Source information:
This is a predicted structure of a 1394-nucleotide RNA (small-subunit ribosomal RNA) from an uncultured bacterium. Rfam family: Bacterial small subunit ribosomal RNA.
RNA sequence: AGAGUUUGAUCCUGGCUCAGGAUGAACGCUGGCGGCGUGCUUAACACAUGCAAGUCGAACGGGGAUUAUUUUGACAGAGACUUCGGUUGAAGUUGUUAUAAUCCUAGUGGCGGACGGGUGAGUAACGCGUGGGUAACCUGCCUCACACUGGGGGAUAACAGUCAGAAAUGACUGCUAAUACCGCAUAAGCGCGCGGGAUUGCAUGAUCCAGUGUGAAAAACUCCGGUGGUGUGAGAUGGACCCGCGUUGGAUUAGCCAGUUGGCAGGGUAACGGCCUACCAAAGCGACCAUCCAUAGCCGGCCUGAGAGGGUGAACGGCCACAUUGGGACUGAGACACGGCCCAAGACUCCUACGGGAGGCAGCAGUGGGCGAAUAUUGCACAAAUGGGGGAAUCCCUGAUGCAGCGACGCCGCGUGGAGGAAGAAGGUCUUCGGAUUGUAAACUCCUGUUGUUGGGGAAGAUAAUGACGGUACCCAACAAGGAAGUGACGGCUAACUACGUGCCAGCAGCCGCGGUAAAACGUAGGUCACAAGCGUUGUCCGGAAUUACUGGGUGUAAAGGGAGCGUAGACGGUUAUGUAAGUCUGAUGUGAAAACCCCGGGGCUCAACCCCGGGACUGCAUUGGAAACUAUGUAACUAGAGUGUCGGAGAGGUAAGUGGAAUUCCUAGUGUAGCGGUGAAAUGCGUAGAUAUUAGGAGGAACACCAGUGGCGAAGGCAGCUUACUGGACGAUGACUGACGUUGAGGCUCGAAAGCGUGGGGAGCAAACAGGAUUAGAUACCCUGGUAGUCCACGCCGUAAACGAUGCAUACUAGGUGUCGGGUGGCAAAGCCAUUCGGUGCCGCAGCAAACGCAAUAAGUAUGCCACCUGGGGAGUACGUUCGCAAGAAUGAAACUCAAAGGAAUUGACGGGGACCCGCACAAGCGGUGGAGCAUGUGGUUUAAUUCGAAGCAACGCGAAGAACCUUACCUGCUCUUGACAUCCCCCUGACCGGCGCGUAAUGGUGCCUUUCCUUCGGGACAGGGGAGACAGGUGGUGCAUGGUUGUCGUCAGCUCGUGUCGUGAGAUGUUGGGUUAAGUCCCGCAACGAGCGCAACCCUUGCCUUUAGUUGCCAUCAUUAAGUUGGGCACUCUAGAGGGACUGCCAGGGAUAACCUGGAGGAAGGUGGGGAUGACGUCAAAUCAUCAUGCCCCUUAUGCUUAGGGCUACACACGUGCUACAAUGGGUGGUACAGAGGGCAGCGAAGUCGUGAGGCCAAGCUAAUCCCUUAAAGCCAUUCUCAGUUCGGAUUGUAGGCUGAAACUCGCCUACAUGAAGCUGGAGUUACUAGUAAUCGCAGAUCAGAAUGCUGCGGUGAAUGCGUUCCCGGGUCUUGCACACACCGCCCGUCA
Repeated sequence: AGAGUUUGAUCCUGGCUCAGGAUGAACGCUGGCGGCGUGCUUAACACAUGCAAGUCGAACGGGGAUUAUUUUGACAGAGACUUCGGUUGAAGUUGUUAUAAUCCUAGUGGCGGACGGGUGAGUAACGCGUGGGUAACCUGCCUCACACUGGGGGAUAACAGUCAGAAAUGACUGCUAAUACCGCAUAAGCGCGCGGGAUUGCAUGAUCCAGUGUGAAAAACUCCGGUGGUGUGAGAUGGACCCGCGUUGGAUUAGCCAGUUGGCAGGGUAACGGCCUACCAAAGCGACCAUCCAUAGCCGGCCUGAGAGGGUGAACGGCCACAUUGGGACUGAGACACGGCCCAAGACUCCUACGGGAGGCAGCAGUGGGCGAAUAUUGCACAAAUGGGGGAAUCCCUGAUGCAGCGACGCCGCGUGGAGGAAGAAGGUCUUCGGAUUGUAAACUCCUGUUGUUGGGGAAGAUAAUGACGGUACCCAACAAGGAAGUGACGGCUAACUACGUGCCAGCAGCCGCGGUAAAACGUAGGUCACAAGCGUUGUCCGGAAUUACUGGGUGUAAAGGGAGCGUAGACGGUUAUGUAAGUCUGAUGUGAAAACCCCGGGGCUCAACCCCGGGACUGCAUUGGAAACUAUGUAACUAGAGUGUCGGAGAGGUAAGUGGAAUUCCUAGUGUAGCGGUGAAAUGCGUAGAUAUUAGGAGGAACACCAGUGGCGAAGGCAGCUUACUGGACGAUGACUGACGUUGAGGCUCGAAAGCGUGGGGAGCAAACAGGAUUAGAUACCCUGGUAGUCCACGCCGUAAACGAUGCAUACUAGGUGUCGGGUGGCAAAGCCAUUCGGUGCCGCAGCAAACGCAAUAAGUAUGCCACCUGGGGAGUACGUUCGCAAGAAUGAAACUCAAAGGAAUUGACGGGGACCCGCACAAGCGGUGGAGCAUGUGGUUUAAUUCGAAGCAACGCGAAGAACCUUACCUGCUCUUGACAUCCCCCUGACCGGCGCGUAAUGGUGCCUUUCCUUCGGGACAGGGGAGACAGGUGGUGCAUGGUUGUCGUCAGCUCGUGUCGUGAGAUGUUGGGUUAAGUCCCGCAACGAGCGCAACCCUUGCCUUUAGUUGCCAUCAUUAAGUUGGGCACUCUAGAGGGACUGCCAGGGAUAACCUGGAGGAAGGUGGGGAUGACGUCAAAUCAUCAUGCCCCUUAUGCUUAGGGCUACACACGUGCUACAAUGGGUGGUACAGAGGGCAGCGAAGUCGUGAGGCCAAGCUAAUCCCUUAAAGCCAUUCUCAGUUCGGAUUGUAGGCUGAAACUCGCCUACAUGAAGCUGGAGUUACUAGUAAUCGCAGAUCAGAAUGCUGCGGUGAAUGCGUUCCCGGGUCUUGCACACACCGCCCGUCA
């Protein structure tokens, strides 16, 4: 940074899509480790359970426990004494009284539960952000300063008792304490009231001073160190209120508001305030968007982006709001209070003795649900860290916080080994079978140990002590390459290709699109590419997208200029001077909180992510000093913009009234008679009741010929006979007046063609609807005859048009040329001309612009100002809503859904029942056919065991087939063969093969007998046959839409291209177009073209004339000879076949452009390419052929191959094509008679002779051919007969008898003779060949071939007619035009139905 996609191709417009980054993510496949982060985006849904706010006994009275001492009782009884009866009595046990100490604590009291933690429902707001203000305020704990802390009083919980209740809890009576509560005293200072003075502020005011009156304090505890308490002032911190600016979408929400807006007085508050109340006034807000609706917590930031922007508001930080829903206050420094209170209820849940009660996880865990694509543990710790609350403190509390657990959810880091290693292993894949690739990859050898496992040591975090994390991080040792790779892609975009399978199926796909038998796009495999503990997909956001354009777009034709004007708000605005300083520029100050984020520089975890430090930055806002060019604003002036005055001419400008002639129609009267009218042709219609036509008179309505002109006027719509009245605007001249008064213009108002609507007139012509007649398959149309609304007038609506120059208005500037309309000025030789100027209206054209077309002083150029409008196509200018309208409808104006295009301009083709020109047996003019008959032949169809296959408009159909009885033969039915009928290789055997003789069969097959090789170093080899195994052979099996080659066709039409140059952004154009001319892109001229190539022509063959050379098998003039050029002779002639000549518009005349060329003529055998042939440009038709041949792939392999016999290709109701023979007298028959050319011949042509009516047979000469044969050419000519008939025409069909070829003639050949003697008497619609030695007609030959042409290919004989001409049919060529076609009109495409 771009790319794909509209087209045959191009440029543009324009949408869609992709490549990038991001994510609180989810899903699929996969998953080794660690660090740092992060985790209900959905139901502000409901919650079991535990914990999350307590603390102080150094405020207080109680209560309890323990200890010590003490009072006293009981038990007990060591020891001592003893009269042995007992006495005394220590320790101990258990009560009890008092004191003291320690500990615990329900209650009173103090402080804290307003912080911390959660959530984002509400909120469009002074809520938030930013900057200010408070002279309108408060502030517990904390800090500092000053002054104090005197003396009294009365209660009340706890407690005890009684009572009620299931409980929660409550009531009553009695006792008691305080740092709890209440008076009194005191007052430095403070508050309040009053008047005075000084200073000061923008101001309501503030501060200070002195005076006077008045009011209010305190609590004690103590370990004696202190700690508390009260008042006042100050600070710090935190809060409250107010203001400027900013803060989503919708006008299909335009008006909103009643304490509403303001005032006065009062109340209330910490404080200002309609915050509240009473009274007074009627204001206030709003297109600079009020109100209403919808949506939404806001910000630092985060993501993206070059930036400007766009999106977003998870985590971290600030503010706000909320705490089951709604309302309310209390306490307090602070709340209208998440784990406080009250109410009402709402909803829900739980307990209950049914009377009543209890509760609030949007705290941390956790549960259900939502649910959903989706989000974690009922963990550890606070005598670990950092904070917070209470306390003097030890300390207590703290789901804040610090940690751990779960999740690849994200970011970062590491690993899954390293080095060597070619027999390039095996396996896999592909293969042209040679190999290539996987791939140094593996194996193998050596090495290492990040990680892992085990064992040992072991922190910092803390200052002496104290560590949840944690025996964690980290370190050391041992062990073994051992445990650790996937995911997506591979047609283009986009890096990466092959095979197989599948066969528009299965499937893929982000867009274009892939798949219908050779898929790099589906599926699998191999390989490759990319990223990697992840990879891909999906959702969302930005980017690319300059595709909402501020940076940075447009509106003639692609989407887009309002139908036009006037004008409000607004926006913008001429010259000079001088002030101010709002904008602007510049300096400074404050702020932009802190932290985080971002950038730069450092530092700490081994690095990084992450964390820490310093700096920058935070583009903003506010205050202030300065500058004064520009904008703004004030003042004073100016005249170039604008307007006014005066003079002048032009005009279908408007409104109203009057008036004129022509024409149509109608009425009346006359003349007059059979038609008129209408059309492509007709008919409906009118007319003998007198039309049309014509003459005269009259009526009525509407429109104004000629003039008339890309002429005039108007803002647009629009305006046309003439006259008059009223009236608007523009223009020229003048330069007297005003002095910026201007431009544009959202809303608004006015005007606004035609059609339409309402009321009332009018109505000649025309004419929707309607009727009839035609046309047509139909014809609700086009054409005709009629005809009503309407068209006309007045008044009122409607408000739209391709209302167009598809081009908004205004101003200025920017080469020219040439018309025209209205004025002016100057000059001249003046009905005029020239120069110049202002205003309009056209054409051409430069620069410039434009995608191109084009525009070009009347811009679509260069600039400025203002308004309107556009943002893919369809849905749709539709629906809903609203406004307007009598209605019709108009204005405003969506979405769902759907497509990957829709579109503009230009290019090349093709096409047109578009145009121009030209050609062709294309038509026309002729001549002969075909279509009717019979037969031949091919095809379709049908039939069949098979009727093998192909060819299908022209360009298949007497075509492949230049020749199917067998063969051919590919088809069918049978019998066989399986390495094969044919090729190569290997092994074994044999000596054959060929030939001969058999058996057997329908035949092949099968089977038997006889005969029999070469070379040799004797090993064997060559060759041939047989047998065997497998590689393989074989296939007229498929695909001509996989192909080569060959061919047809347009078309022997004149075209098709290239190089260089030039033009065009480009596709492309030019050349090749134009003027002539030609059979021709043939030639000439011109020309931004100059040349060239393939085609045309010529060169080639043949034919027509001449010369020359040569004369055998050819010829014979002269000589001789014969039956005969038979022979001698000759080569003059004919002829043959070699070489040459000849024709070139060369000559003349005319035309033409002094050209090319055309017309005519001369000469010439031939004259304008002399006739004919061969020769077929670039390409088109997926044209034909896989069955000539070759060939990829697929298919068959004891058969789809090979062989063999028979059959079939020859069938037959029928249809078509191509031919032959005819229908007769221009003929048929019979007899006689004449003249060719070109070919063929040895498995051949076959003479003569002879036999046969004949086909033909027999015998056989000659000929490998200018020698012999096929070979008598026929039509023709001369005679004769037939006499118009189904015939002496015609010959089909059939019968009999023969001939020929061939192993073979039944299916299924040809010929002959005799007999038979069908249809047919010239052929409908239609269709076809041919322009001169042609058509027509006549015969001859050849190829194929054993035999079998009416076909095919050649040859000669006789030998016409017509052509005015290019209007029309068909085909073709060139130019041009239109086009929404490009598979190209057999196109595209619309509607209905399925």